RNA sequence: AGAGUUUGAUCAUGGCUCAGAACGAACGCUGGCGGCAGGCCUAACACAUGCAAGUCGAACGCGCGUAGCAAUACGCGAGUGGCGCACGGGUGAGUAACACGUGGGAACCAACCCAGAGGUUCGGAAUAACCGCGGGAAACUGCGGCUAAUACCGGAUGUCCCCCAUAGGGGAAAGAUUUAUCGCCUCUGGACGGGCCCGCGUCCGAUUAGCUAGUUGGUGAGGUAACGGCUCACCAAGGCUACGAUCGGUAGCUGGUCUGAGAGGAUGACCAGCCACACUGGAACUGAGAUACGGUCCAGACUCCUACGGGAGGCAGCAGUGGGGAAUAUUGGGCAAUGGAGGCAACUCUGACCCAGCCAUGCCGCGUGGGUGACGAAGGUCUUCGGAUUGUAAAGCCCUUUCGGCGGGGACGAUGAUGACGGUACCCGCAGAAGAAGCCCCGGCUAACUUCGUGCCAGCAGCCGCGGUAAUACGAAGGGGGCUAGCGUUGUUCGGAAUUACUGGGCGUAAAGGGCGUGUAGGCGGUCCGCUAAGUCAGGUGUGAAAGGCCUGGGCUCAACCCAGGAAAUGCGCCUGAGACUGACGGACUUGAGUCCGGGAGAGGAUGGUGGAACUCCCAGUGUAGAGGUGAAAUUCGUAGAUAUUGGGAAGAACACCCGUGGCGAAGGCGGCCAUCCGGACCGGUACUGACGCUAAUGCGCGACAGCGUGGGGAGCAAACAGGAUUAGAUACCCUGGUAGUCCACGCCGUAAACGAUGAGAACUAGCCGUUGGAGGAGCUUUGUCCUUUAGUGGCGCAGCUAACGCGAUAAGUUCUCCGCCUGGGGAGUACGGCCGCAAGGUUAAAACUCAAAGGAAUUGACGGGGGCCCGCACAAGCGGUGGAGCAUGUGGUUUAAUUCGAUGCAACGCGAAGAACCUUACCUGCCCAUGACAUCCUCGGAACUUUCCAGAGAUGGAUUGGUGCCUUCGGGAACCGAGAGACAGGUGCUGCAUGGCUGUCGUCAGCUCGUGUCGUGAGAUGUUGGGUUAAGUCCCGUAACGAGCGCAACCCUUGUCCUUAGUUGCCAGCGGGUAAUGCCGGGAACUCUAAGGAGACUGCCGGUGACAAACCGGAGGAAGGUGGGGAUGACGUCAAGUCAUCAUGGCCCUUAUGGGCAGGGCUACACACGUGCUACAAUGGCCGGUACAAAGGGUUGCCAACCCGCGAGGGGGAGCUAAUCCCAAAAAACCGGUCGUAGUCCGGAUCGGAGUCUGCAACUCGACUCCGUGAAGUUGGAAUCGCUAGUAAUCGCGAAUCAGCACGUCGCGGUGAAUACGUUCCCGGGCCUUGUACACACCGCCCGUCACACCAUGGGAGUGGGCUGUACCAGAAGUAGGUAGCCUAACCUUCGGGAGGGCGCUUACCACGGUAUGGCUCAUGACUGGGGUGAAGUCGUAACAAGGUAACCGUA
Repeated sequence: AGAGUUUGAUCAUGGCUCAGAACGAACGCUGGCGGCAGGCCUAACACAUGCAAGUCGAACGCGCGUAGCAAUACGCGAGUGGCGCACGGGUGAGUAACACGUGGGAACCAACCCAGAGGUUCGGAAUAACCGCGGGAAACUGCGGCUAAUACCGGAUGUCCCCCAUAGGGGAAAGAUUUAUCGCCUCUGGACGGGCCCGCGUCCGAUUAGCUAGUUGGUGAGGUAACGGCUCACCAAGGCUACGAUCGGUAGCUGGUCUGAGAGGAUGACCAGCCACACUGGAACUGAGAUACGGUCCAGACUCCUACGGGAGGCAGCAGUGGGGAAUAUUGGGCAAUGGAGGCAACUCUGACCCAGCCAUGCCGCGUGGGUGACGAAGGUCUUCGGAUUGUAAAGCCCUUUCGGCGGGGACGAUGAUGACGGUACCCGCAGAAGAAGCCCCGGCUAACUUCGUGCCAGCAGCCGCGGUAAUACGAAGGGGGCUAGCGUUGUUCGGAAUUACUGGGCGUAAAGGGCGUGUAGGCGGUCCGCUAAGUCAGGUGUGAAAGGCCUGGGCUCAACCCAGGAAAUGCGCCUGAGACUGACGGACUUGAGUCCGGGAGAGGAUGGUGGAACUCCCAGUGUAGAGGUGAAAUUCGUAGAUAUUGGGAAGAACACCCGUGGCGAAGGCGGCCAUCCGGACCGGUACUGACGCUAAUGCGCGACAGCGUGGGGAGCAAACAGGAUUAGAUACCCUGGUAGUCCACGCCGUAAACGAUGAGAACUAGCCGUUGGAGGAGCUUUGUCCUUUAGUGGCGCAGCUAACGCGAUAAGUUCUCCGCCUGGGGAGUACGGCCGCAAGGUUAAAACUCAAAGGAAUUGACGGGGGCCCGCACAAGCGGUGGAGCAUGUGGUUUAAUUCGAUGCAACGCGAAGAACCUUACCUGCCCAUGACAUCCUCGGAACUUUCCAGAGAUGGAUUGGUGCCUUCGGGAACCGAGAGACAGGUGCUGCAUGGCUGUCGUCAGCUCGUGUCGUGAGAUGUUGGGUUAAGUCCCGUAACGAGCGCAACCCUUGUCCUUAGUUGCCAGCGGGUAAUGCCGGGAACUCUAAGGAGACUGCCGGUGACAAACCGGAGGAAGGUGGGGAUGACGUCAAGUCAUCAUGGCCCUUAUGGGCAGGGCUACACACGUGCUACAAUGGCCGGUACAAAGGGUUGCCAACCCGCGAGGGGGAGCUAAUCCCAAAAAACCGGUCGUAGUCCGGAUCGGAGUCUGCAACUCGACUCCGUGAAGUUGGAAUCGCUAGUAAUCGCGAAUCAGCACGUCGCGGUGAAUACGUUCCCGGGCCUUGUACACACCGCCCGUCACACCAUGGGAGUGGGCUGUACCAGAAGUAGGUAGCCUAACCUUCGGGAGGGCGCUUACCACGGUAUGGCUCAUGACUGGGGUGAAGUCGUAACAAGGUAACCGUA
């Protein structure tokens, strides 16, 4: 310090997630030792038992015990009295408050302690204990009697104090004993502690906006330690609040703690300060202090005891129990230390405290051994089988002994005594590597990889995401990485997150500028001078507790931990000073702002008039059959006279041309002309005022259209509605009609994509060009023109800004001021609540839940029922077909024991298959084999091989005959056969989605890329675009590009012309010979031809066009002319295209079978559907007879001549030929002649019957062919669809491969030989440029809404139940205060009657619990109901994204 995740990729926006640190933690696995800390976060739930506050005989009397004869001494016990029990300890319920923090203040208290001043005198009356008599179960208690005090009361004195202030009045005390002390009283001061008041700070909600009657103040009185409405009476009507009152929710506050660079954020365990509380609520008493945790009274709930009459209790003290909970310890030791209470003290008490126990809860330290030890054991794992790794790791050898164990010694803590801890820390000795390692992770983020298992299953997951048969992501193992007595997980906090932005963000399009104005509070504010010192700045000073944190040093062996000192503590107060800036006050100024005078411009607003054109309607004329409308139609109007046309009239609405990125207005908005009234801006002048300004929460006003109310008006248009069309449907788009409405007046509504998606104001910052209004100037007589300036309104553009697009003096630049708004998407601008509205609805405005994205700009593609340019038998123009028939063949389907498998839009379907009767053959049935039909290795035997017979369907089994080979260094070896054992063979079994190779397709389309440079933040662009041209990214020109590669073209083959060479088997012009005839022979080398080499064609030449180019058009010459024709040749890539059954191959599977052998069957089935073909339907033809002309091939397991036989298939025969020699071999259409005469035929040949031929081991299932007979459908084929642009289509035959035999298929060959192309609008495919996009699996894309189903959260809801709370009233325990005088009454007074005073009782006031009535808020629940969200494959449509097929969207009905 960052990283992952939206995309095909990019930049930016934005959320989600991760890596870090921390914890009073919990859970899982594991666990050796020690030190230091910590340990109910939940039920402020309920508590058994024990302990946690007593002490003093030096205040007092009494009882008992011991000793003593006794006095008495010592001790114990209850009681009176004193002090303490208000501390210490616990908890955080309540509390949003002077509770806390910080800094101040004045009207106070203060036991014990310190210092000082003074005093401590004289009397009195009681009472508990105790005794007696009672009551009660108990707790406890009544009456009578005795008694003491440092208990109580009175008098005196009174330095002094209080009231009062001149007098005057009032007020104390306690003694004890060991004779030295401890006490007591009054007062003053101090110290410690406390009460009260104030400034400032201190959570969330405005969907809480008004609150308040003792309320705010005054006067007087009361009350308090003390000020005060603290309380009361009277008077006044105040007080608080947008700087957030009141109300609701939540919460003890702080020092600090955690995190963070900091600023901040979160938090308030332990330790420390303060507060509050003590079962719940209320109340006072005592006291220096309490409204009192281990006191009292009352009420309530709960628990316990009870003799039922009545009583007792309060662990949020320490342990402990139950309960709750994910979860938190011992009913331990000791007062030795520190501290506290009492005491003169000894001492007693002390669950405060000091220790120990439990717990890895945390932090820190240590150990589980060290050295050596193999080119490396065994085992494990992986393997390409070679090895690699675990791994110096182990073993072995040599050492050491921390910790733990055993034994011995033994502290500090304690200044004199006293040690719970503890025989602990520490020290010494002994034995022995001996007793001591786990957890998580290994796809990326994020360090660490392989094998097996599993097969969208089981599972993982923090985010992205893994798993559907080769998973580094699941589970296991091996290996590795990390941390380590721990490691992971979960939860929480901060960080990263600049993701609430003070430091430190934004708002044109990503979320975000209010629709516009006016103006209140508030915020901000021009120039100069003076003064002040609130802000501000400086210095000093007080405070900012300690602990903690930081720095330095020190103590435990180190560290954690502890101790000391320092700095710091950003804050607050006070004092002094400064005077720039801001503020306050005073004075002045004119430039901001405004006023005035003079002008011109304008659809600025309101009202009243007025004009013409057009539409419609009405009347009249002319006139006749249609009009209207559409893509095409129809509804509709018209012979009752429409449409058209002429004249006249009526009514309403809107104002053509002018009209212009022209004008005006704040915005919405404003358009004929005239008049009246009203507003604003601008220009010029520079007379006046003198900062009067800017912005603007709340408020107020304006605010298109639609809509609402009342009343008018209504020509045209036109929601709804009706009809006609379209359509699968058409509640739409189109057409014919048509009502609200649109118009006017008055009143509402208050919203719009109310947009420049850009708040208002001010200043500054290059230019250029237009335009509107004004002013000045130049030039001219004017018009036109130019310059300067000002206010608007536009286009480009520098700097700068921006994620980019873009903005750019009219800023989105650089700054200042103020306001509004944003913080992931959905849910939702929705619900609830409030306010507004007649309603529609508007405004303000959430949450649960859910997703990991949603969104912006730009890029490359792809796509478009977008555009431009251009190709192709793409269409068009033609010719011939398919689709109909019969047959052949392939496929689907069905059938079957099996009908083996694959190929499936184009690009599967006469395809793999260039040939299934057996074989092939992979399928089925049956019979067999077991190292196997085949390969390698080992052992033994044998040559190999062969004849014959038997059984069997055969494989196979049994028997049998002949036969002894080759090489040799003589040891043996090689090949082959048989037997045996095991390693292994074998598989057309699966995966073409694990692969290689090969192939198809786009497409023989013209494209696809790279290097360097340049541009861009980047993806990327440029080059490759543009202007021409081409079949072509072909070439030329231009050009931030310059070059290059793979493609194109050319090079290759073939064909077309010529030449050279060669001349047999081919050829024969000339010469000769010969024949019935034939290159048959001599010969020839001319020609044809053969087959080798060359020539030729390059836009080379001419003319024109073009840009002086490339090129195109025409022409000449030429066998051929612009690629001459044909072939081979297939760029980067696409389709997970095809093939595991050609072959090869990873993995998986089978192993007496999924391998191998054999026989028979099947692949040939048949209601049907499709593809590809053949033959036809006939006369351009069929049939009969006759006569011509090819090319390219094949042939010895072969082609097979002549000749003979057969109607024929064929048979016999055997010449020739290893082939330019011989054979297949007849070419056919064509041509000549004849016949048929439009008919299911002399067309057509299917089907069936019969008879044969050939091949073959064998033609039954299931071959081809021949002959005789039979003679089906079919008379040109619906929708639709295919091929072809020239030697092509069409038509005719020939050959070959495969092959024993079997082509209508396939691959080749030649013969005859056309028609048409205007053209590129349309269909299909493609190329380039451009445009839009919400597509990128890329339009076979994406995507919306209803309905149906499941689940989830939520709103409404007759209500129902609970909690909190307001108001009014009833009621009134205990207590306090007041009143009263019924009863009682020791001290003092007394005239002895009584009084003063006190107590009980009664009563009044206040008041807790409780009750009644009625509201508010909130939680839970509720039949039914509303929408919302989520959910691999449901239904209906097609709304949006392309012109999305009616452009989309906003508001409204």
The RNA shown here (small-subunit ribosomal RNA) has 1453 nucleotides and comes from an uncultured bacterium. Rfam family: Bacterial small subunit ribosomal RNA. Rfam links the family to the GO terms ribosome and structural constituent of ribosome.